The RNA shown here (transfer RNA) has 73 nucleotides and comes from Daldinia grandis. The RNAcentral record of the sequence draws on ENA and Rfam. Its Rfam family is "tRNA". By type it is a transfer RNA. The prediction has a mean pLDDT of 81. The organism belongs to Daldinia, within Eukaryota.
[in-house]
RNA sequence: GGAGUCUUAGCUCAGUGGUACGAGCGAAGGAUUGCAGAUCCUUAGGUCGCCGGUUCGAUCCCGGCAGGCUCCU
Repeated sequence: GGAGUCUUAGCUCAGUGGUACGAGCGAAGGAUUGCAGAUCCUUAGGUCGCCGGUUCGAUCCCGGCAGGCUCCU
């Protein structure tokens, strides 16, 4: 220098052009318990990496940029 792939909640990951982006773990509160753990219930937490474009409508499609990983030279 070139190619591929990934970027969604604190972490690990789903998701898909259509009103509301979810799960597990974690966090907070409650129930239970002699205390704790386990279990159960509830809640909070996300401008879907950034900037543009296409579209009636974008987390999803296209382009650029940034970062991670892999490969080639």